Overview: Predicted 3D model of RNase P RNA and transfer RNA as a complex of 438 nucleotides.
RNA sequence: ACAAUAACGCGUUCUGUCGCUGCUUUGCAAAAAGGAGAGGAAAGUCCGAACAACAUAGAGUACCAUACUUCCUAACGGGAAGGCUUCAAAUUUUCUUUUGAAGACAGCAAGUGCCACAGAAAAUAACCGCCAAUCGGUGUAUUGGUAAGGGUGAAAAUGCAGGGUAAGAGCCUGCAUCUUGUUGUGGUGACACAGCAAGAGGGUAAACCUUAUGGGUUGAAAGACCAUGUAAACCGGGGCUUGAGGGUUGCUCGCCUGACUCGGAGGGUAGGUCGAUGGAGGUAUUUAGUGAUAAAUAUCCUAGAUAAAUGACAGAAAUCUUAUAACUUAAGAUACAGAAUUCGGCUUAUAGCGUUAUUGUUAUU
RNA sequence: GCGGAAGUAGCUCAUUUGGUAGAGCGAAAGCCUUCCAAGCUUUAGGUGGCGGGUUCGAGCCCCGUCUUCCGCU
Numbered sequence: 001a002c003a004a005u006a007a008c009g010c011g012u013u014c015u016g017u018c019g020c021u022g023c024u025u026u027g028c029a030a031a032a033a034g035g036a037g038a039g040g041a042a043a044g045u046c047c048g049a050a051c052a053a054c055a056u057a058g059a060g061u062a063c064c065a066u067a068c069u070u071c072c073u074a075a076c077g078g079g080a081a082g083g084c085u086u087c088a089a090a091u092u093u094u095c096u097u098u099u100g101a102a103g104a105c106a107g108c109a110a111g112u113g114c115c116a117c118a119g120a121a122a123a124u125a126a127c128c129g130c131c132a133a134u135c136g137g138u139g140u141a142u143u144g145g146u147a148a149g150g151g152u153g154a155a156a157a158u159g160c161a162g163g164g165u166a167a168g169a170g171c172c173u174g175c176a177u178c179u180u181g182u183u184g185u186g187g188u189g190a191c192a193c194a195g196c197a198a199g200a201g202g203g204u205a206a207a208c209c210u211u212a213u214g215g216g217u218u219g220a221a222a223g224a225c226c227a228u229g230u231a232a233a234c235c236g237g238g239g240c241u242u243g244a245g246g247g248u249u250g251c252u253c254g255c256c257u258g259a260c261u262c263g264g265a266g267g268g269u270a271g272g273u274c275g276a277u278g279g280a281g282g283u284a285u286u287u288a289g290u291g292a293u294a295a296a297u298a299u300c301c302u303a304g305a306u307a308a309a310u311g312a313c314a315g316a317a318a319u320c321u322u323a324u325a326a327c328u329u330a331a332g333a334u335a336c337a338g339a340a341u342u343c344g345g346c347u348u349a350u351a352g353c354g355u356u357a358u359u360g361u362u363a364u365u
Numbered sequence: 366g367c368g369g370a371a372g373u374a375g376c377u378c379a380u381u382u383g384g385u386a387g388a389g390c391g392a393a394a395g396c397c398u399u400c401c402a403a404g405c406u407u408u409a410g411g412u413g414g415c416g417g418g419u420u421c422g423a424g425c426c427c428c429g430u431c432u433u434c435c436g437c438u
Base pairs, nucleotide, nucleotide: 001361002360003359004358005357006356007355008354009353010352012317013316014315015314016313017312018311020037021036023034024033025032026031039336043347044346046345047344048343049342050341051219052218053217054216058253059252060251061250063215064214065213066212067211068082069081070080071079072078083105084103085102086101087100088099089098090097106210107209111208112207113204114203115202127150128149129146130145131144132143133142134141135139158176159175160174161173162172163171177200178199179198180197181196182195183194184193185192186191223274224273225272226271234264235263236262237261238260245257246256247255248254281300282299283298284297285296286295287294288293318334319333320332321331322330323329366437367436368435369434370433371432372431375390376389377388378387384421392408393407394406395405396404414430415429416428417427418426
């Protein structure tokens, strides 16, 4: 210097004319002037909250979510730092160590279920083999023992060594693996190291399930207010304090309301305001902290539409691509995308440019 | 705005508790017929929307994503 990967940042600019949606000023009005007007994801609606209604939130049950530790945060299934496990690379004779990546990382030593095909057997293992006994029959026999060996399979009854045995076997012992309890040391803790005691033996909980923790339900079409209009009539059923009906959270209670209500036929209306845009806001500096983040100071910011505005045209510049007679000329292109109550995250889409880190290649010193 | 469901052969649909993906119609070839239709026989056609994960093994279980459809004032 180039390439790849990862993370982070930027993500076209300016001028003029004509339009669109709010705001301010002037104006009786018509209108005029001024100034403002999409994003890093506005997206998916996957989590968490604010806010609002329903007893400010009640009981039981069902259901759902989460699952190593500590911390951050309004909160979270998000983030930071760490522990453990697995994988890869490097290093090393080996043990180890370092770096990077990933992890739905409680529990099959509670119960139940499942494990196709193959195989004797898939969790009450005897096909071959090995050993023992039996016999009118000496066999390709019968009976029993045996999981060391063979073959099948994704997986075969914990691995190695010794003892032991008719042959064998966790049958016994030692080491190794793991679980529970417990002691000591270090650590806030997960955990690590060193012991003691009792034990465990296939896998599967992104199978049912168990344990622990958390969750009341519904979402701005929540909800509050104003306006407009009619039939307070008609027909049928139920009920009127002996409580119908309605509201309330999947169900059962409980609670609230308390004279109307259901169906038919018909009549009428279908507009507006608020909620709703300045906020757990941004940027810079300093301090505290490994960090996420927090505190202080300074400074900056007004999108608010409702069938829904943020656009069109012209010119100039910048960048990229292609071609070329190569510091020039010509042509073309400028990503993903488009607010709808608001925030914090996550996920996904994104042309091109820049910064940092790692790896590789080439060249020079 | 809020919520729910589906995606399997060209089309319409199955596939139970995870173990070689099937049916009807359609397509192609053959038989039958003088020829066509009908009938009979056979064949082809599937990355199970896409990408990951769990598992020995995924259409099925879990996560993400894309497309389509439905409901609510």
Rfam match: Bacterial RNase P class A. The family's RNA type in Rfam is ribozyme. From the family's description: Ribonuclease P (RNase P) is a ubiquitous endoribonuclease, found in archaea, bacteria and eukarya as well as chloroplasts and mitochondria.